[in-house]
RNA sequence: AUAAAUCUUCAGGGUUGGGUGCGAUCCCCUACUGGCGGUACAGUCCGCGAGCUUUUAUAGCUGAUUCGGUGAAACUCCGAAACCAACGGUAUAGUCCGGAUGAGAGAAGAUGAGG
Numbered sequence: 001a002u003a004a005a006u007c008u009u010c011a012g013g014g015u016u017g018g019g020u021g022c023g024a025u026c027c028c029c030u031a032c033u034g035g036c037g038g039u040a041c042a043g044u045c046c047g048c049g050a051g052c053u054u055u056u057a058u059a060g061c062u063g064a065u066u067c068g069g070u071g072a073a074a075c076u077c078c079g080a081a082a083c084c085a086a087c088g089g090u091a092u093a094g095u096c097c098g099g100a101u102g103a104g105a106g107a108a109g110a111u112g113a114g115g
Base pairs, nucleotide, nucleotide: 005111006110007109008108009107010106017029018028019027031095032094033085034084035048036047037046038045043083044082051061052060053059065081066080067079068078069077087098088097089096
């Protein structure tokens, strides 16, 4: 100093209780959930994946936060109040069923590896 390359495994959570109705886990009240990397610990910052479009790519599109406190530093912690969540199906769905025993950001490990 310990690389390129190859391979393996892993890699998304959530409808409680009530109301209306012929019928709703879809409407209304309430409840619940939060992928990966970065950064002072993040669903809402920056970037990515997923999803959609397509002339099939190294392309395009694509959701949401404020206030106060601590601190050298936090839109990340603490306190408070908010907000967001693809497509198809079905009584209108972030949570049900389906594409999906899929794909994947990426994480871990093995070989390389002898000197």
Molecule: FMN riboswitch aptamer (RFN element)